A computed fold for a 1462-nucleotide RNA from a metagenome, annotated as small-subunit ribosomal RNA.
RNAcentral holds the sequence, with entries from SILVA.
The prediction has a mean pLDDT of 86.
Rfam family: Bacterial small subunit ribosomal RNA.

RNA sequence: AGAGUUUGAUCCUGGCUCAGAACGAACGCUGGCGGCAUGCCUAACACAUGCAAGUCGAACGGUAACAGGCUCUUCGGAGUGCUGACGAGUGGCGAACGGGUGAGUAACGCGUGGAUCAUAUGCCCUGAGGCGGGGGACAACAGUUGGAAACGACUGCUAAUACCGCAUAUCCUCUAAGGAGGAAAGACUUCGGUCACCUUGGGAGUAGUCCGCGUUGGAUUAGCUAGUUGGUGAGGUAAUGGCUCACCAAGGCUACGAUCUAUAGCUGGUCUGAGAGGAUGAUCAGCCACACUGGGACUGAGACACGGCCCAGACUCCUACGGGAGGCAGCAGUGGGGAAUAUUGCGCAAUGGGGGAAACCCUGACGCAGCAAUGCCGCGUGGGUGAAGAAGGCCUUCGGGUUGUAAAGCCCUUUCAGUAGGGAAGAUAAUGACGGUACCUACAGAAGAAGCUCCGGCUAACUCCGUGCCAGCAGCCGCGGUAAUACGGAGGGGGCGAGCGUUGUUCGGAUUUACUGGGCGUAAAGCGUGCGUAGGCUGUUCUGCAAGUCAGAAGUGAAAUCUCCGGGCUCAACUCGGAAAUGGCUUUUGAAACUGCGGGACUAGAGAUCGGUAGAGGGUGGUGGAAUUCCCCGUGUAGAGGUGAAAUUCGUAGAUAUGGGGAGGAACACCAGAGGCGAAGGCGACCACCUGGACCGACACUGACGCUAAGGCACGAAAGCGUGGGGAGCAAACAGGAUUAGAUACCCUGGUAGUCCACGCCGUAAACGAUGAGUGCUAGUUGUCGCGGGUAUCGACCCCUGCGGUAACGAAGUUAACGCGUUAAGCACUCCGCCUGGGGAGUACGGCCGCAAGGUUAAAACUCAAAGGAAUUGACGGGGGCCCGCACAAGCGGUGGAGCAUGUGGUUUAAUUCGAUGCAACGCGAAGAACCUUACCUGCCCUUGACAUCCCACAAACCCUACAGAGAUGUAGGGGUGCCCUUCGGGGAAUGUGGAGACAGGUGCUGCAUGGCUGUCGUCAGCUCGUGUCGUGAGAUGUUGGGUUAAGUCCCGCAACGAGCGCAACCCUUACCCUUAGUUGCCAUCAGUUAGGCUGGGCACUCUAUGGGGACUGCCGGUGUCAAGCCGGAGGAAGGUGAGGAUGACGUCAAGUCAGCAUGGCCCUUAUGGGCAGGGCGACACACGUGCUACAAUGGCAAGUACAGAGGGCAGCGAAGGGGUGACCUGGAGCCAAUCUCAGAAAGCUUGUCUCAGUCGGAUUGUAGUCUGCAACUCGACUACAUGAAGUUGGAAUCGCUAGUAAUCGCGGAUCAGAACGCCGCGGUGAAUACGUUCCCGGGCCUUGUACACACCGCCCGUCACACCAUGGGAGUUGGUUUGACCCGAAGUCGGUGGCCUAACCUUUAGGGGAAGGAGCCGCCUACGGUCGGAUCAGCGACUGGGGUGAAGUCGGAACAAGGUA
Repeated sequence: AGAGUUUGAUCCUGGCUCAGAACGAACGCUGGCGGCAUGCCUAACACAUGCAAGUCGAACGGUAACAGGCUCUUCGGAGUGCUGACGAGUGGCGAACGGGUGAGUAACGCGUGGAUCAUAUGCCCUGAGGCGGGGGACAACAGUUGGAAACGACUGCUAAUACCGCAUAUCCUCUAAGGAGGAAAGACUUCGGUCACCUUGGGAGUAGUCCGCGUUGGAUUAGCUAGUUGGUGAGGUAAUGGCUCACCAAGGCUACGAUCUAUAGCUGGUCUGAGAGGAUGAUCAGCCACACUGGGACUGAGACACGGCCCAGACUCCUACGGGAGGCAGCAGUGGGGAAUAUUGCGCAAUGGGGGAAACCCUGACGCAGCAAUGCCGCGUGGGUGAAGAAGGCCUUCGGGUUGUAAAGCCCUUUCAGUAGGGAAGAUAAUGACGGUACCUACAGAAGAAGCUCCGGCUAACUCCGUGCCAGCAGCCGCGGUAAUACGGAGGGGGCGAGCGUUGUUCGGAUUUACUGGGCGUAAAGCGUGCGUAGGCUGUUCUGCAAGUCAGAAGUGAAAUCUCCGGGCUCAACUCGGAAAUGGCUUUUGAAACUGCGGGACUAGAGAUCGGUAGAGGGUGGUGGAAUUCCCCGUGUAGAGGUGAAAUUCGUAGAUAUGGGGAGGAACACCAGAGGCGAAGGCGACCACCUGGACCGACACUGACGCUAAGGCACGAAAGCGUGGGGAGCAAACAGGAUUAGAUACCCUGGUAGUCCACGCCGUAAACGAUGAGUGCUAGUUGUCGCGGGUAUCGACCCCUGCGGUAACGAAGUUAACGCGUUAAGCACUCCGCCUGGGGAGUACGGCCGCAAGGUUAAAACUCAAAGGAAUUGACGGGGGCCCGCACAAGCGGUGGAGCAUGUGGUUUAAUUCGAUGCAACGCGAAGAACCUUACCUGCCCUUGACAUCCCACAAACCCUACAGAGAUGUAGGGGUGCCCUUCGGGGAAUGUGGAGACAGGUGCUGCAUGGCUGUCGUCAGCUCGUGUCGUGAGAUGUUGGGUUAAGUCCCGCAACGAGCGCAACCCUUACCCUUAGUUGCCAUCAGUUAGGCUGGGCACUCUAUGGGGACUGCCGGUGUCAAGCCGGAGGAAGGUGAGGAUGACGUCAAGUCAGCAUGGCCCUUAUGGGCAGGGCGACACACGUGCUACAAUGGCAAGUACAGAGGGCAGCGAAGGGGUGACCUGGAGCCAAUCUCAGAAAGCUUGUCUCAGUCGGAUUGUAGUCUGCAACUCGACUACAUGAAGUUGGAAUCGCUAGUAAUCGCGGAUCAGAACGCCGCGGUGAAUACGUUCCCGGGCCUUGUACACACCGCCCGUCACACCAUGGGAGUUGGUUUGACCCGAAGUCGGUGGCCUAACCUUUAGGGGAAGGAGCCGCCUACGGUCGGAUCAGCGACUGGGGUGAAGUCGGAACAAGGUA
């Protein structure tokens, strides 16, 4: 410090996620030792049991228990407070500390700094003074007595440092300044004193109170408040104060957030962070609050009191039912809750606290121990050597690699743990729980001690097996559908290590709330516009003040923590000492630049005045013409209207058209412009009136009067609403007609609200420049509107220039890019508004506004990992431009109808083997299924196998015969021995048989694991690269543009210059000529001839086949950019690629093929392998493709007759001759072929016949044959005779072809024993048409739009149906909180009363009375409780609304292209 994730890729915006650190943690697996820490975060839920606050006999009366002494004794004991001591009691001090918890509290509660002249203070320290003299009681105790108990009642006795007077008053308090009032206690003693006591100062420490500042969220909480705010007086308190009361006044708080509501103890600190911040408030420390819940006071220095009291309530316990007792949020512990948190331990030895004079007692504070890896820190689980690189595991290309010096083996060591011995400090005399602990020494032995997690990317670490979108993983992206580095296991590896992972939470990364440090044209974001209040900001200059600001000093900022430097535990954690720091607050002294405040001055901002100017600026009233419609009259006749085409509609009752007249409403053509005006919305005929603003020029006025603007107020298109008018045209709704699968639409015919006017509402728009307002600064060029100046001119224009507006381009700059660019989106300042992922949702609820419609303000649950912006490359478009192609058009001939052949689908079957499936499968693999082929089915057999290699044994091999069987196969018999070497024993090669196992074998699966090959776009003209340049980048440029071409063919231009694969050419065939050669070819000339180039002869010609030539826009004319080229012409066999073939760029289709072959993986192994026989691949209601033959007269039939090319042939072609109607048979000459043969070419031509009909046509069937073959039944071809079906030119639709082509005619070949209408070739005859590119299809280039990128066979919206989830409404219902009024009113303080009661003081006549106090009663206040009502929150709720998410559901087709109606 960053990374992953939106896209085909890119940049940006933006969210989500990860890597880090931390924890009072929990869970999973694992677990050796020690030190130091920490340990109910949940139920402030309920608690059994024990302990946690007592102490003092030196305050007191005393003596229940214990011990001692003394006395008595019947030796059992009894008495005696005499002593040590001491139960219970009186009294004193403490119990208000210490310890716990965080419920409440948003508060002077806490923090910080002040105030207290507004205060108190036990114990302690230090002063001053005093301590005189009296009195009366009450406990304990004794007696009686009540009660189950708790606990009492009555009578009697008694002490005090308990209680009460009197005296005195340094002093204190009150005061009207005269005065008045107010204390005390003793105890012990070594007799020296010590400790107490009273009054009153001071101090320290502590406590109370007040104040400034700071201290969470919500405005969908906007108003709150009657003791409320203040005053006077009184009361009360330690003390100020409405703290309380009476009276008076009507105040007080609040947008700088009152009130209400939710949440929360606050802080030092802790965690994180570079910091600023954010989160947090366990342990330790400070403060506060609380002690079962609520209320209350008492005592006291201090409490409204955790282990005190009273009352009420809930709960628990005891009970004799009458009544009582209790409060672990002290330490342990229990139950419960929970994911989860320890021992009913030891000790007061230390530190501290209470009491005491002290000894001492008490102390669950505390010190220790126990439990827990809960955390931090430290240590160990061994070290060295050791290659045969052992065994085993795993992988493997089978060679090896790895685990791995790892182990074993050998040599060492003993930390920790263990055993034994010694043994502290903590304590400065005694006293040690810890503890026989820390530590030291000795001994034995590598001995007792390693796991967890991860290994697709982020993120360090890879292979095998299993699984097969299953099981599962997952923090995000995402893995898994048969080769998973992502699941599970294994081996190996990485990380950390007594721990490791997971989960949760916090901060970080996140500059993702932006103070440091973000934004708002299009990504989320400028209010529709103005006016203006508060607030914020504010020109130049002089002067004063000193609030902000700056500097110095002082106080404070507790300790601990953090940081630094040292010290102590062996180190560290931990701990001790010191320093630094503590941004803050307060006080004080100064400074005066800036801000502020006060005062003075100025004119550049702003305003005012005067003179001009332009304008659809606004309002009111009036006027005008054109047009539509309607009405009247005329002319006139059959249509009009409307559309893509129609129809509804109007019209013979006279329309449309046309002429004249009239009515009425609305809008204002041309001018008109990037024009003008206005704040925006908006404003358009003309005239008048009223009225707002702007601009220019002048200026001797005012003197900062300014800018912005939360709330507020006003204006605000269209539609809509209310009332009343008006209504020509247009026109939601509605009706009809069309279109359509449907058409509640688009189109048409009608048509009502509305549109118009007046008044009143509404308050929203893509109210847009998607750009808030103001000020200043920063290059220019051009147009235009308004006003001015200068120059020139007779004048106008032009030209130069100033101000204001409005436009286009553009520098710097800026921007993610697009773009903006003096009218900024540049550079700055001021103020306002707004944004913080998408959806849910601008929705719900609540409030406000509205007549309503609705507007405004405005969430959450839930859900996704994206949603977006700009630009790029493609693809696509029922976008555009240019161009091409038998693409259309123009033609010719077909298919689709019939019969047959063939292939496919389907069906059938034991099997009908398998593959190919739009073009680009379907006479395709198959250039040929009767057996074989053959892969399929049935049956019969074989199991190292039909085939390959290796081992052992035997035999050479091999040939023949018989029998059984469908055959495979089996059984039996016979013949027969070879080659090489030899030491003659034998060995070897080849072959066969038998045997064992390694293995063979598979047309079994996967073409979506592959190679190779092929199809297709497409013989289309394209596809790329290097360097350079441009761009942040994807990319662009080049390759675009202007011409041209069949062509990215060529030329020109150009930030490009070059190059490659394609195109073309080079290759083959063909067309012309030449050369060479002349048999088997040829025959012009010569000769012969059986008349056949047959022979001699010849090589001229044809031909054959080798090498050349020829054609290149080369020449001429025109045109074109003096180009490339195009057009025409000449010559030429051929002319602009002469014709045909071969040749197929980068790539696309997971195209086809595992059944041609090869091949990874998987599967079968007496079978999915191998052999054999028979069957099937040939089935047949049907559907489709491709063909053949026809339907006839351009023909059929018969007869005669002419002319090819290219091929094949020895298991072959097979002549002549003979036979048969024929298929064919016989025959065998010749030929390994320019020689022989297949082999008669056919259409054609010449005759004849048929004469428009099923004539034609030939299917089908019967019979008889021929040929091939082991064999033609299933299931061959052909022949003859007989038979003679459908069919009379083919619906929608659709195919081929542009010249030697289509059409038509025959011939040959491959395969092959036989079996083509198919396929591949060959020649013969031989056309028609192309105006042209609008349209259909396909393609190329440029451009444009895009929400597509699996790329339009794309994407995507809504209803409905189903499932699940959260949520709104909802008759109501349940509960919580709070509040108003009223009722009741415990305990208790206070007040009143006090007839009843009372020891102390006074008085007295001794009966009593008084003073003082009290019970009781009354009153105020008041907790709990109750009644009625309100507000608010939450739960449930029949039914209901929308929302979200889900598999490949239904219906349509709204958006994205002109998305087919932008």